Predicted 3D model of a 101-nucleotide RNA (Guanidine-I riboswitch aptamer). Of the family's consensus pairs, 100% are formed in the model. The sequence was found by an Rfam model in a public genome assembly. The coordinates come from a structure-prediction model, not an experiment, and the mean pLDDT is 83.
[in-house]
RNA sequence: AAAAAAGUUUUCUAGGGUUCCGCGGAAUUUAUUCCGGACAGGUCCGAGAGAAAACGCAAAGGACUAACCUUUGUACACGGAAGGAUAAAAACCAGGGAGAU
Numbered sequence: 001a002a003a004a005a006a007g008u009u010u011u012c013u014a015g016g017g018u019u020c021c022g023c024g025g026a027a028u029u030u031a032u033u034c035c036g037g038a039c040a041g042g043u044c045c046g047a048g049a050g051a052a053a054a055c056g057c058a059a060a061g062g063a064c065u066a067a068c069c070u071u072u073g074u075a076c077a078c079g080g081a082a083g084g085a086u087a088a089a090a091a092c093c094a095g096g097g098a099g100a101u
Base pairs, nucleotide, nucleotide: 007055008054009053010052011051012050015045016044020042021041022039023036024035025034026033027032028031056074057073058072059071060070061069062068076096078099083093084092
């Protein structure tokens, strides 16, 4: 200095806000409007460096014309700010980026 399956998806969590619901408050037309996320919550968003699973990938073995089956492995990972999306925000995206080591 370069490459990498350092793969994809689903479910969930830490976390996140406030469209909708609920909750609290106010107004009034009494079932609608407005305000509130320094409202616990349902819906919602949600991790490369969080969890699990499936598929995949790699190696070995079995079977063997082949499809396929079994086991094992799939490691490590400090990290901004400005910016972007959505109603909005975020550990989302940017981004295993800049930078640091």